[in-house]
Context: one part of a larger RNA
């Protein structure tokens, strides 16, 4: 743009895609077979390896604006306490988020058709024969089953629910007529705070009748017991005050701060 009015929302599933793997043990059973040596089919159960999907609660990684400890320097007049540089200076640990080496699931059974092959009845051809008419089984293969996508499936599908009035002017065979134009329903974009969504777009939440993001407060989690002061000690330094003290991304409270404002769409016929 279309999808014979405009919308919001939940669908049906034409088509399409993805996936399809092995391999060990345990039973059946030391059984069937076979002089023994050795040794199964079918059938059931179990783990595994690989491959793909999703997740972070466990076990790890990462975490450069998170907390500590340090070494050499500059700097704040010293000191005491800090800033800064030096590969993030090093070093020890880490929250949220992303993550595998972590965890779940899946690659599973029914089902239809039917290769090769095995068969049933069975004539031509008084037998024989799977075939000529008919029937039955038969593969990790094929259609489907199970999992994503999917109405532009132009053949465009389905349900539900919401909207659709009045003014002005002109014209007027004067009628609930015709035109242009305002305002603007339902719903809808722009913008603006923002997001476990994102390259942009898009998608999603919120925009004061409101918790979107921030700031503050509470808890959660990190790290590890701050500064200052008391006391012990000649010092290093320990103990106490005090499981302190700081603190990023997590969970809630709360309108303090920022979410200012602008626009697009119709007339009972489609």
């Nucleotide at each position: 743009c279309g999808u014979g009015g405009g919308a919001a929302c939940a669908u049906u599933g034409a088509g399409g895609g993805a996936a399809g793997u092995c391999a060990u043990c345990u039973u059946c059973a030391g059984u069937a077979c076979g002089a023994g040596a050795g040794g199964a089919c079918c059938g059931a159960g179990a783990u595994g390896g690989c491959u793909g999907g999703a997740c972070c609660g466990c076990u790890g990684g990462u975490g450069a604006g998170c907390c500590a400890g340090u070494u050499g320097g500059c700097c704040u007049g010293c000191c005491c306490a800090g800033g800064c540089c030096a590969c993030c200076g090093c070093u020890g640990g880490a929250u949220a988020g992303c993550u595998a080496c972590g965890u779940c699931c899946a690659g599973a059974a029914a089902g239809g058709a039917g290769a090769a092959g095995c068969g049933c009845u069975g004539a031509c051809a008084g037998c024989a024969u799977c075939u000529a008419a008919g029937c039955g089984c038969g593969a990790a293969g094929c259609c489907g089953c199970c999992c994503c996508c999917a109405a532009g499936a132009u053949g465009a599908g389905u349900g539900u629910u919401c909207c659709c009035a009045u003014c002005a002017c002109u014209g007027u065979u004067c009628g609930a007529c015709a035109g242009u134009g305002a305002u603007g329903a339902a719903g809808a974009u722009c913008c603006c705070a923002g997001g476990g969504a994102g390259a942009c777009c898009a998608c999603c939440u919120g925009g004061u009748a409101g918790c979107u993001a921030g700031a503050c407060c509470g808890c959660g989690g990190g790290u590890g017991c701050a500064c200052g002061c008391c006391u012990g000690g000649u010092a290093a330094c320990a103990g106490g005050u005090g499981c302190a003290g700081c603190c990023a991304a997590g969970c809630g409270g709360c309108c303090c701060u920022a979410a200012u404002g602008a626009u697009c769409u119709a007339a009972c016929g489609g």
Model confidence (mean pLDDT): 86 of 100.
This is a predicted structure of a 270-nucleotide part of an RNA (large-subunit ribosomal RNA, domain VI) from a soil metagenome.
It matches the Rfam family "Bacterial large subunit ribosomal RNA". Its family is annotated with structural constituent of ribosome and ribosome in the Gene Ontology.